Predicted 3D model of RNase P RNA and transfer RNA as a complex of 471 nucleotides.
RNA sequence: UCAGGCGGCUGGGCGAUCGCUGGCAGGGUAACUUGCUGGAGGAAAGUCCGGGCUCCACGUAGGCAAGGCGGCGGAUAACGUCCGCCCGGGGAAGCGACCGAAAGGAAGCGUAACCCGAGGGAUAGCGCCACAGAAAGCAAACCGCCCGGGACUUGUCCCGGGUAAGGGUGAAAGGGUGGGGUAAGAGCCCACCGCGUUCCUGGUGACAGGGAUGGCAAGGUAAGCCCCGCCUGGAGCAAGACCGAAUAGGGAUGGACGUCCGCAAGGGCAGGCACGCCUUCGUGCUCCAUCCGGGUUGGUCGCGCGAGGCGGUCCGCAAGGAUCGUCCCAGAGGAAUGGUCGCCCAUGGGUCGCAAGACCCGGGACAGAACCCGGCUUACAGGCCGCCUGAUCGA
RNA sequence: GCCGGCUUAGCUCAGUUGGUAGAGCAGUUGAUUUGUAAUCAUCAGGUCGGGAGUUCGAGUCCCCCAGCCGGCACCA
Numbered sequence: 001u002c003a004g005g006c007g008g009c010u011g012g013g014c015g016a017u018c019g020c021u022g023g024c025a026g027g028g029u030a031a032c033u034u035g036c037u038g039g040a041g042g043a044a045a046g047u048c049c050g051g052g053c054u055c056c057a058c059g060u061a062g063g064c065a066a067g068g069c070g071g072c073g074g075a076u077a078a079c080g081u082c083c084g085c086c087c088g089g090g091g092a093a094g095c096g097a098c099c100g101a102a103a104g105g106a107a108g109c110g111u112a113a114c115c116c117g118a119g120g121g122a123u124a125g126c127g128c129c130a131c132a133g134a135a136a137g138c139a140a141a142c143c144g145c146c147c148g149g150g151a152c153u154u155g156u157c158c159c160g161g162g163u164a165a166g167g168g169u170g171a172a173a174g175g176g177u178g179g180g181g182u183a184a185g186a187g188c189c190c191a192c193c194g195c196g197u198u199c200c201u202g203g204u205g206a207c208a209g210g211g212a213u214g215g216c217a218a219g220g221u222a223a224g225c226c227c228c229g230c231c232u233g234g235a236g237c238a239a240g241a242c243c244g245a246a247u248a249g250g251g252a253u254g255g256a257c258g259u260c261c262g263c264a265a266g267g268g269c270a271g272g273c274a275c276g277c278c279u280u281c282g283u284g285c286u287c288c289a290u291c292c293g294g295g296u297u298g299g300u301c302g303c304g305c306g307a308g309g310c311g312g313u314c315c316g317c318a319a320g321g322a323u324c325g326u327c328c329c330a331g332a333g334g335a336a337u338g339g340u341c342g343c344c345c346a347u348g349g350g351u352c353g354c355a356a357g358a359c360c361c362g363g364g365a366c367a368g369a370a371c372c373c374g375g376c377u378u379a380c381a382g383g384c385c386g387c388c389u390g391a392u393c394g395a
Numbered sequence: 396g397c398c399g400g401c402u403u404a405g406c407u408c409a410g411u412u413g414g415u416a417g418a419g420c421a422g423u424u425g426a427u428u429u430g431u432a433a434u435c436a437u438c439a440g441g442u443c444g445g446g447a448g449u450u451c452g453a454g455u456c457c458c459c460c461a462g463c464c465g466g467c468a469c470c471a
Stems, first nucleotide, its partner, number of pairs: 001391010012344007020039008041366001045377002048375005053236004059281001061279004066232005071085005086119001087117004094109002098105002120227002125225002127221003142167002144163009175193006194216001195214008240301004250292006258269004271286004294470003308327008345364001348361005396467007405420004414451001422438001424436003444460003448456001
């Protein structure tokens, strides 16, 4: 310099002025007002995963069901996330059969950075594989090839058999390439590659490398059922707690409505309902479920000091961890965080001008807290910065 | 805010072990009729809301997005 490829940050700035809203302080009986101070995001979004928190009674043990996850090792509160590695696929250069007189083209092989992978199991079992095709799952002779027999019009037809090398069909035809062999063929035999079994070595492991051996059987599909291993109780801040107000513990349907003690109040056992289901035990309620009605539309808490932000040191390849210092940073209600003007910044269009430039107009991405975090996914105008690999040139 | 469901022809809906997408109404053309309606015959109309993935193959299975619809307050 060219080519290829990753990652991070930012996402208008300053000033004036008019407003909105939380907190604190002052004034005011109060409504309100004055001052100071704080006021959206990288996704606040989708609600797709994982947690905190709260209630359900946070039931106990075993089994079942349902749902989810899936290479290996680590990180983490946890995860389907992240980091590192393994395997498979892709991927410039490079090599290159072959074509060509040459220039050049080019199937294929193949790797760097990097990209993609819901990446356990298909000899546990079941199901399915449409159409086409002769045959599609304990394989199969349509054409072709070969052998034998027959017929005649002597190169065609018919019959029987062999053959999975070739053609054709298909997403897929029961190893691939080359050689030997054969009537023609075939793992029938051999070499290499692939595959299965087994052993050794390395690695924590996924796996890799090597040796021996089998002689080819094993098709695909598990984001079909399933098997193996692991994980999970349900609901969600409209969770939930307290205060206050009001009303009719009203009606309908279905299920349950037993017994004992006691004068009674009440209590015991059984039943029913609830905790996904079942069993054992335990606990709560005495009614439960659905529908039609009645009342309220108030206040306080939950509610922001947190797996928090920033900076340093140490450990780790990294994700991340430990420790020290420092900072306090929206939280209200159907809901504030905005408007205008000036200058600047980036940017689009037009006019004038040879040009430098001048003037005019437009215009600032996606979007927006509602209990809170960690991720993923999706949306995003523009701007800035850093890094990796290959080729070539120069020092 | 939280939790469910749906999207197939112009309209209303079917579509199961994944294998050429159907029905009714509406529409076109023709017949019938003096003409219209009804009736009969005939034809057309779909990238199954959009995009990726699994698979030989997706309306169907899986993931992401979009649009639409519904439910959930407290007290007695």

Notes: Its mean pLDDT, the model's own confidence on a scale to 100, is 76.